Annotation: Predicted 3D model of a 350-nucleotide part of an RNA (small-subunit ribosomal RNA, central domain) from a metagenome. The RNAcentral record of the full RNA draws on SILVA. It matches the Rfam family "Bacterial small subunit ribosomal RNA". Gene Ontology terms of the family: ribosome and structural constituent of ribosome. Its mean pLDDT, the model's own confidence on a scale to 100, is 90.

Context: one part of a larger RNA
RNA sequence: CUGGGCGUAAAGCGUGCGCAGGCGGUUCUAUAAGACAGAUGUGAAAUCCCCGGGCUUAACCUGGGAACUGCGUUUGUGACUGUAGGACUCGAGUGUGGCAGAGGGGGGUGGAAUUCCACGUGUAGCAGUGAAAUGCGUAGAGAUGUGGAGGAACACCGAUGGCGAAGGCAGCCCCCUGGGUCAACACUGACGCUCAUGCACGAAAGCGUGGGGAGCAAACAGGAUUAGAUACCCUGGUAGUCCACGCCCUAAACGAUGCGAACUAGGUGUUGGAGAAGGAGACUUCUUUAGUACCGUAGCUAACGCGUGAAGUUCGCCGCCUGGGGAGUACGGUCGCAAGAUUAAAACUC
Numbered sequence: 001c002u003g004g005g006c007g008u009a010a011a012g013c014g015u016g017c018g019c020a021g022g023c024g025g026u027u028c029u030a031u032a033a034g035a036c037a038g039a040u041g042u043g044a045a046a047u048c049c050c051c052g053g054g055c056u057u058a059a060c061c062u063g064g065g066a067a068c069u070g071c072g073u074u075u076g077u078g079a080c081u082g083u084a085g086g087a088c089u090c091g092a093g094u095g096u097g098g099c100a101g102a103g104g105g106g107g108g109u110g111g112a113a114u115u116c117c118a119c120g121u122g123u124a125g126c127a128g129u130g131a132a133a134u135g136c137g138u139a140g141a142g143a144u145g146u147g148g149a150g151g152a153a154c155a156c157c158g159a160u161g162g163c164g165a166a167g168g169c170a171g172c173c174c175c176c177u178g179g180g181u182c183a184a185c186a187c188u189g190a191c192g193c194u195c196a197u198g199c200a201c202g203a204a205a206g207c208g209u210g211g212g213g214a215g216c217a218a219a220c221a222g223g224a225u226u227a228g229a230u231a232c233c234c235u236g237g238u239a240g241u242c243c244a245c246g247c248c249c250u251a252a253a254c255g256a257u258g259c260g261a262a263c264u265a266g267g268u269g270u271u272g273g274a275g276a277a278g279g280a281g282a283c284u285u286c287u288u289u290a291g292u293a294c295c296g297u298a299g300c301u302a303a304c305g306c307g308u309g310a311a312g313u314u315c316g317c318c319g320c321c322u323g324g325g326g327a328g329u330a331c332g333g334u335c336g337c338a339a340g341a342u343u344a345a346a347a348c349u350c
Base pairs, nucleotide, nucleotide: 004321005320006319007304008303012318014201015200016199017198021194022193023192025088026087027086028085029084030083031082033081034080035077036076037075038074039073040072041071042070049065050064051063052062053061054060091191092188093187094186095185096184097182098181099180103177104176105175106174107173108172109171110154115149116148117147118146119145120144121143125136126135162169163168206247207246208245209244210243211242215241216240220236221235222234223233258317259316260315261314262313263312266295267294268293269292270291271290272289273288274287275286276285277284278283299306300305323350324349325348332343333342334341335340
């Protein structure tokens, strides 16, 4: 390279946007770069192959042919790809009108609870556990009442529910703002798909500077348990968790399933929209569309299972895999304040 694969065996980049590149709807005309056909020149000899010949055979030698799958020139064809020009509306998009939503950013605000503070009532316990002890408490705790402070998170609604590209997003109100979807028409006229490099976003932990600090809680201290107990349990408790700005860029970043398009039985729920029928109404039924779950036919699969949201049948583009360990390591490069991240071997060994 050919070939085979990527849900769970090795393998889908965490996610998106997107330049180059690859691929690209219907139709007409032209062209002839690709393509196809013919002719012609060349493609040394030997070798290979076919038919013969010579050594007693064979190897070997030798005559003829074919072949040399290639390249050049030229003539033609016009289906397909390309190129140029014209047209179209089904792909894509725009407008008009609705709709749903924890989508994002900023500001404000509410109640419950924990903790703390002050005061009142009140007295000997409280807390904790398998049992205890450390701890708190007669300097008045715990309990209870009133008032106050402060931080963080938003019970019920709440759902196999919704939104977002992913990470993720939840009290309520206001402002700014992105996307989606539905219905009917109008418009643009292939404007599309994918995407190496690149750019952006990216949970938690961690880092820098400055705030904040109620609860929780790595580290740490003490008490237990135990043969020991650098743990599990208990009492405390600092970073951190929160905010602003700047970094880090990793996760079982999972649907362990890349994106887009087309085609291929059904059934049951549920969310958003539209239409129709019925009903006094609440609403019910049917059709359709975009999601989201379950079951299942054909088919696929090693099996498990998947099954119109495919892991079925195909096409386009990208990424990735090639026995286990060594190793996602060393070295080098790039990035980072650091922690480290990324790219990524070999010896050796089974």